A computed fold for a 100-nucleotide RNA from Exiguobacterium oxidotolerans, annotated as Purine riboswitch aptamer. Its Rfam family is "Purine riboswitch aptamer". Clan: Purine riboswitches. Rfam describes the family as follows. Riboswitches are metabolite binding domains within certain messenger RNAs that serve as precision sensors for their corresponding targets. The literature on the family includes a 2003 paper in Cell by Mandal et al., "Riboswitches Control Fundamental Biochemical Pathways in Bacillus subtilis and Other Bacteria". The same sequence occurs in records of 2 taxa. Taxonomically the source falls in Exiguobacterium (Bacteria, Bacillati, Bacillota, Caryophanales). RNAcentral holds the sequence, with entries from ENA.
[in-house]
């Protein structure tokens, strides 16, 4: 020096940031108007829904259409605010032990 130490203690600790995780919310959902594709099945906007700001999307299947018009189902997030855990820290230090 490091381990032993998540020890002893100190504190405003009922605690920053940050992970994890669980709870409410909204169903990652529905509606309108423009527009684009068709080897596709989007894109822009406008509001609606939440004691709520944000977001309102990908992906697989499976199915349906054929120039205009999609559907089911499954699995995949943020975002608000809440709980829970975990995180962080004054100072001090022995026995043994590894290394230099």
């Nucleotide at each position: 020096u490091c381990a032993u130490a998540a020890a002893c203690g100190u504190a405003u600790a009922g605690c920053a940031a940050c992970g994890c995780u669980c709870g409410u919310a909204u169903a990652a959902u529905a509606g309108u108007g423009g527009g684009a594709a068709u080897u596709g099945g989007c894109c822009c906007a406008c509001g609606a829904g939440u004691c709520u700001c944000u977001a309102c999307c990908g992906g697989a299947u499976c199915g349906c259409c054929g120039u205009a018009a999609c559907g089911a189902u499954c699995c995949g997030a943020c975002u608000a605010c809440g709980g829970g855990u975990g995180g962080u820290g004054a100072g001090u230090u022995a026995c043994u032990g590894a290394u230099c």